[in-house]
Molecule: Glycine riboswitch aptamer
Organism: Fuscovulum blasticum DSM 2131
């Protein structure tokens, strides 16, 4: 110095799926909280496997695949993998 790689923060964009059934409580024509059932989703996390490698019994190793264990399924808030900006540590090369 370059911004090639990781990791962190800020800014922005970000989806998907029952407010179904039942009881119970508030306010009081309806709507909301809670409990319990059962559908349903995948993009925090988590967990599983392929080619491929190896010391070849056995192991190591991905994923947005695939389980749904967690989470999450009116509106809004929250979260949100992932992409972009911007900044900061490390490291890589000169």
């Nucleotide at each position: 110095u370059u911004c090639a790689u990781c990791a962190g923060a800020u800014c922005g964009g970000g989806a998907g799926a029952a407010u179904c059934c039942g009881g119970u409580g508030c306010c009081c024509u309806g709507g909301c909280g809670c409990c319990g059932g059962u559908g349903c989703c995948g993009a925090a996390g988590g967990a599983g496997c392929a080619a491929c490698c190896g010391c070849c019994c056995c192991g190591g190793u991905a994923a947005a695949c695939u389980c749904u264990c967690a989470g999450g399924c009116g509106c809004a808030a929250g979260g949100g993998a992932c992409c972009g900006u911007u900044c900061u540590g490390a490291c890589a090369a000169c």